[in-house]
Context: one part of a larger RNA
RNA sequence: GAUGAACGCUAGCGGGAGGCUUAACACAUGCAAGUCGAGGGGCAACACGGGGUAGCAAUACUCUGGUGGCGACCGGCGCACGGGUGAGUAACGCGUAUGUAACCUGCCCUUUACCGGGGGAUAGCUCGGAGAAAUCCGGAUUAAUACCCCAUGAGGAUAUACCGGGGCAUCCUGGUAUAUUUAAAGCUUCGGCGGUAGAGGAUGGGCAUGCGUAACAUUAGCUAGUUGGUGGGGUAAAGGCCUACCAAGGCGACGAUCGGUAGCUGGUCUGAGAGGAUGAUCAGCCACACUGGGACUGAGACACGGCCCAGACUCCUACGGGAGGCAGCAGUGGGGAAUUUUGGACAAUGGGGGCAACCCUGAUCCAGCCAUUCCGCGUGAGUGAAGAAGGCCUUCGGGUUGUAAAGCUCUUUCGGCAGGAACGAAACGGUGGGAGCUAAUACCUCCUGCUAAUGACGGUACCUGAAGAAGAAGCACCGGCUAACUACGUGCCAGCAGCCGCGGUAAUACGUAGGGUGCGAGCGUUAAUC
Numbered sequence: 001g002a003u004g005a006a007c008g009c010u011a012g013c014g015g016g017a018g019g020c021u022u023a024a025c026a027c028a029u030g031c032a033a034g035u036c037g038a039g040g041g042g043c044a045a046c047a048c049g050g051g052g053u054a055g056c057a058a059u060a061c062u063c064u065g066g067u068g069g070c071g072a073c074c075g076g077c078g079c080a081c082g083g084g085u086g087a088g089u090a091a092c093g094c095g096u097a098u099g100u101a102a103c104c105u106g107c108c109c110u111u112u113a114c115c116g117g118g119g120g121a122u123a124g125c126u127c128g129g130a131g132a133a134a135u136c137c138g139g140a141u142u143a144a145u146a147c148c149c150c151a152u153g154a155g156g157a158u159a160u161a162c163c164g165g166g167g168c169a170u171c172c173u174g175g176u177a178u179a180u181u182u183a184a185a186g187c188u189u190c191g192g193c194g195g196u197a198g199a200g201g202a203u204g205g206g207c208a209u210g211c212g213u214a215a216c217a218u219u220a221g222c223u224a225g226u227u228g229g230u231g232g233g234g235u236a237a238a239g240g241c242c243u244a245c246c247a248a249g250g251c252g253a254c255g256a257u258c259g260g261u262a263g264c265u266g267g268u269c270u271g272a273g274a275g276g277a278u279g280a281u282c283a284g285c286c287a288c289a290c291u292g293g294g295a296c297u298g299a300g301a302c303a304c305g306g307c308c309c310a311g312a313c314u315c316c317u318a319c320g321g322g323a324g325g326c327a328g329c330a331g332u333g334g335g336g337a338a339u340u341u342u343g344g345a346c347a348a349u350g351g352g353g354g355c356a357a358c359c360c361u362g363a364u365c366c367a368g369c370c371a372u373u374c375c376g377c378g379u380g381a382g383u384g385a386a387g388a389a390g391g392c393c394u395u396c397g398g399g400u401u402g403u404a405a406a407g408c409u410c411u412u413u414c415g416g417c418a419g420g421a422a423c424g425a426a427a428c429g430g431u432g433g434g435a436g437c438u439a440a441u442a443c444c445u446c447c448u449g450c451u452a453a454u455g456a457c458g459g460u461a462c463c464u465g466a467a468g469a470a471g472a473a474g475c476a477c478c479g480g481c482u483a484a485c486u487a488c489g490u491g492c493c494a495g496c497a498g499c500c501g502c503g504g505u506a507a508u509a510c511g512u513a514g515g516g517u518g519c520g521a522g523c524g525u526u527a528a529u530c
Base pairs, nucleotide, nucleotide: 001529003527005526006525007524008523009522012377013376014375015374016373017372018370019369020335025333026332027331029330030329031328034077035076036075039074040073042070043069046068047067048066049064050063051062052061053060054059084288085287086286093213094212095211096210097209098208099207100206103205104204108201109200110199111198112197113196114195116150117149118148119147126139127138128137129136130135155182156181157180158179159178160177161176162175163174164173165172166171186193187192221251222250223249226248227247228246229245230244231243232242233241263285264284265283266282267278268277269276270275290311291310292309293308294307313324314323315322316321341367343366344365345364349363350361351360352359353358380410381409382408383407390401391400392399393398414471417465418464419463420462424457429451430450431449432448433447434446435445436444474519475518476517477516478515479500480499481498485514486513487512488511489510495502496501
């Protein structure tokens, strides 16, 4: 100097930031991923309408998917993002520079071609059954943008043959012919929204390689899928990635292997720099999701709030059997020197779904708590000598506290009270004009003028008013280093101490007081670091 700090004493206000460094210990409760009725059959709830019965009527009961809409279900997209943590990892994990002639890429953009015909199921509903429950079984029946078959095949894929062009090896690429194979889905408020197959792009990834990446030799040898080849398999893709056979290789004092430690980086702290230390917050990458293993679905996962198996633990049970996973946001117990509210809102930004309206969003934006840190402000200003009183010291003359106080004259920041009051919110929408597209004054897109609505924070920031010096100072130190000294008490005791060292009867070093010095809403101590 600096800290994600803690502890002690003290504490007025505001702004910015930060807040489990320990037990990747266990978790009560709530919330954190849904959405689409413009895919579907339907109709549990709500609202509206219609019918019937009773009644003079009000009304009551009941029937009815008719309408808005919609629980559960089928289907689509999302759930692989966002958020958390740093256990593991000394590694192509990360950083940097390349390669991919060895690859994939949903949604999005550009472009080309197409969207014909048919079928059988199944959930739901209903009937029946089993079970304490979780849930399951059987019968009947039904729909789709769910599933399957046929057709078409510009094109794509595969194989063979032929003709070119190119290259850094394996090769890349263009054309022709033949054979085989391969698609689709509709909905609609008629404006639109979709579907299938190619080609290109964008974005996001996979894989490979050079170099760099802490310490130990009190670890010196390590290795059998091991190193290479051939055939086969596997993958989106190269590859011992896997497998059969063959060969006997491969790594190592330029530190292999073993054991220990550790997420990496941009950065951060320090330092004149070189360097050293570090990797909280923010950003990029990686890894993990109770522990271990596995795959399924999918464009993408071997998937935090999905599935299966095993294990430990917790819970329910009718003892037969089941349920769960906060290293999401709050919160609890525990551990610890130590780290916050079971808050508000989707108003903004962003994300998912939807044509949209809109819905969801503990991402996010805000608020709450904490002097944890940084910054700013205040605790008054001027005048005031009888140098008051009191305290302390004294050579008893006085000195000092000290212009300090009182008194007089002012001001009112901040705080408290009262009144006014934002920016963040203009997009989407409506409407007028213009341009493009077009047969078109329809639509649609873009530009532009006017305009309605929308604010959690919040009656907050900010502004104004009245009152009144009013409500606001401590902490450490004073032997030397090191700025600041006297008195009393104590008497090698009690104690101090970072080092040197103080204390055994005059202690500027212990304790108290007066005075002083330093910092100041803080001041000291401790810890680790430069």
A computed fold for a 530-nucleotide part of an RNA from an uncultured bacterium, annotated as small-subunit ribosomal RNA, 5' domain. The coordinates come from a structure-prediction model, not an experiment, and the mean pLDDT is 85. The full RNA is in RNAcentral, with records from ENA. Rfam family: Bacterial small subunit ribosomal RNA.